[in-house]
Molecule: transfer RNA
Organism: Candidatus Woesearchaeota archaeon
This record gives sequence, structure tokens and C1' cells, in this order.
RNA sequence: GCUUCCGUAGCUUAGACUGGCUAGAGCAAUGGUUUCAUAAGCCAUGGAUCGGCGGUUCAAAUCCGCCCGGAGGCA
Repeated sequence: GCUUCCGUAGCUUAGACUGGCUAGAGCAAUGGUUUCAUAAGCCAUGGAUCGGCGGUUCAAAUCCGCCCGGAGGCA
């Protein structure tokens, strides 16, 4: 230099190929309950507008372009 893949909540991730449902889940966190106390269990609550920018579209996590970061392959 060329090429493939990955980037969504504090962490692990679903959803993308086929555009439209409130972006969903587990763990963690916070509050409550329970206990002499802790843990576990149970109940409740908050947290991501999807790596960044731009484009297409009535509408973009999803399609297109560029860039950033990471991993692999080729030279």
C1' cells in the first nucleotide's frame, strides 16, 4: 500500500443481508423487601438515539461515501 471483518448502556451482546414496532436482553448499578448482619432470592428504577461526519429517503443502528479506532490476510 491492497483487502476482509468488527465498533450499539459501566461490561457482554440482539437487531443490519429484507429501511418504518418505544433500540431489546443478560450482568452490573441505585432504591426497597428479607436478615442480628452479609450474600442469595424477590419487587421497582435509571442508563445507549447505535465510533465520527456527510449523503440518499417521507423516514437510517440498518443503504452509500469519507474519516477514526481495533483484529486478520496479502505484498